[in-house]
A computed fold for a 349-nucleotide part of an RNA from an uncultured bacterium, annotated as small-subunit ribosomal RNA, central domain. Model confidence (mean pLDDT): 91 of 100. The full RNA is in RNAcentral, with records from ENA and SILVA.
Context: one part of a larger RNA
RNA sequence: CUGGGCGUAAAGGGCGCGUAGGCGGUCCGCUAAGUUCGACGAGAAAUCCCCCGGCUCACCCGGGGAACUUCGUCGGAAACUGACGGACUCGAGUACCGGAGAGGAGGGUGGAAUUCCUGGUGUAGCGGUGAAAUGCGUAGAUAUCAGGAGGAACACCGGUGGCGAAGGCGGCCCUCUGGACGAGUACUGACGCUGAGGCGCGAAAGCGUGGGGAUCAAACAGGAUUAGAUACCCUGGUAGUCCACGCUGUAAACGAUGGGAACUAGGUGUGGGGGGUAUUGACCCUCCCGUGCCGCAGCUAACGCAUUAAGUUCCCCGCCUGGGGAUUACGGCCGCAAGGUUAAAACUC
Numbered sequence: 001c002u003g004g005g006c007g008u009a010a011a012g013g014g015c016g017c018g019u020a021g022g023c024g025g026u027c028c029g030c031u032a033a034g035u036u037c038g039a040c041g042a043g044a045a046a047u048c049c050c051c052c053g054g055c056u057c058a059c060c061c062g063g064g065g066a067a068c069u070u071c072g073u074c075g076g077a078a079a080c081u082g083a084c085g086g087a088c089u090c091g092a093g094u095a096c097c098g099g100a101g102a103g104g105a106g107g108g109u110g111g112a113a114u115u116c117c118u119g120g121u122g123u124a125g126c127g128g129u130g131a132a133a134u135g136c137g138u139a140g141a142u143a144u145c146a147g148g149a150g151g152a153a154c155a156c157c158g159g160u161g162g163c164g165a166a167g168g169c170g171g172c173c174c175u176c177u178g179g180a181c182g183a184g185u186a187c188u189g190a191c192g193c194u195g196a197g198g199c200g201c202g203a204a205a206g207c208g209u210g211g212g213g214a215u216c217a218a219a220c221a222g223g224a225u226u227a228g229a230u231a232c233c234c235u236g237g238u239a240g241u242c243c244a245c246g247c248u249g250u251a252a253a254c255g256a257u258g259g260g261a262a263c264u265a266g267g268u269g270u271g272g273g274g275g276g277u278a279u280u281g282a283c284c285c286u287c288c289c290g291u292g293c294c295g296c297a298g299c300u301a302a303c304g305c306a307u308u309a310a311g312u313u314c315c316c317c318g319c320c321u322g323g324g325g326a327u328u329a330c331g332g333c334c335g336c337a338a339g340g341u342u343a344a345a346a347c348u349c
Stems, first nucleotide, its partner, number of pairs: 003321004007303002012317001014201004021194003025088005031082001033081002035077008049065006091191001092188005097182002103177007110154001115149007125136002162169002206247006216240001220236004258316006266294011298305002322349003331342004
C1' cells in the first nucleotide's frame, strides 16, 4: 500500500411487491463450524534470502541455515460471528378508538363556456393582424334573445395546501376499496432491513378492434412575411385529443439526490392529530407526523447542502471508469408495427 466515485463534471435502476443471497435487537444456557492458542506432521529438489566454501575474481557451482505467506491431525480457550435450546420488549406487526386527504375503481348528476341546429329582433359588415389578405356575410352573417343537440373540461375555493411507491390525482353525490397519521391500552415476540433474477404498476405520443367527435390540432390546403420561408403570424383542417378492451414500456419518468437505521445548534411559516393552561374561543406552552424557508458545526471544486443532509457512521442493491464512433452494428430476448432492452469493435483525437 492492499481503488476512487455517482445533486450540477462519467455515474441512482421510472416506481413498487418480493425469490435466492447479504446483513441483523436485549439476556441466559449449550455447542465449538468460523475465530484463536499450542503440539505434531506435511509444505520434493531446484529457485529467492543469509552464512561458509571451490574455480586467480565474477558468472557458475558445492555445503549449511532461514523461508516456503498454506494444509492436515490432535489437544486447549469461549469474548465475538454462526448452530441449537430458553427467555425478553425498545425493532417490526395485530386489535380497538379518532379525525384529515384532488389516493384508487365503478355508477349517477350540475352549472358556466365553446361549437352546431331551429326560431325571433336587426342590417352591412364580421373576423383577423405589426399591417394585411385568404375566410365568413344581402341565399341576411357578426351582435342580441329564446329553445334544442352534443362532446370535452371543471372558473372561484386553490394555497413554496393535501393524497399517492412512482407515473400521477381537482365540480357535486352514492357504492366498493388501498395507505398514512394521532392517542393510548391489550396482544404476538425479532416475525426485521435490503433485494441479483422474477412479477406487477408505469405521463404523453403511438398501434389494434369497436364506439364517440364539441374544442384544440401534427399532416395537409390557402393567405401573409421573406432573397427564399417546406417556419414563426393568420384562415381552414384530418389523424389524434374522449370512452371500452388489448398492446407499447419510453421521458429533463427530476429533488437531475436508491432504500433502511442511528447520531449531530437553532430560528421561522404552513397542513393533520394529541396533551396542558386560564374562562372552553381565538391565543399561549408542549408532543408526534408531513411540507417549505433561513441558518451553526461539518461537508463541497465551487455553486450550494445543512435533523426532509450533499454532515458523522453501519447494512443491502443499482451504476460510472477520457471524448467521438455509439441512446450505434451484430446476436439474443420482447413487440402487430413503430420500436424497446441488453450491448461491442475497427478507426480517430